[in-house]
Molecule: transfer RNA
Organism: Terriglobales bacterium
RNA sequence: GGGCGCGUAGCUCAGUCCGGUAGAGCAAUGCCCUUUUAAGGCAUGGGUCGAAGGUUCGAAUCCUUCCGCGCUCACCA
Numbered sequence: 001g002g003g004c005g006c007g008u009a010g011c012u013c014a015g016u017c018c019g020g021u022a023g024a025g026c027a028a029u030g031c032c033c034u035u036u037u038a039a040g041g042c043a044u045g046g047g048u049c050g051a052a053g054g055u056u057c058g059a060a061u062c063c064u065u066c067c068g069c070g071c072u073c074a075c076c077a
Base pairs, nucleotide, nucleotide: 001073002072003071004070005069006068007067010026011025012024013023020057028044029043030042031041032040050066051065052064053063054062
């Protein structure tokens, strides 16, 4: 360099195929329970979906370019 995959909450990941309210678990915070801690229960907050542009009434999702990470590779040397 070519091909493929991945990038979404603090962490691990769904959702993308087939465009229509951005989610789960864990973590965090508050409260309850408990003599206290742990465990358990209830509730709350947290995202410009890697970046830019395009298409569209509407984009995490489709198209283009770029960035980062990973896997793989014929030939030449």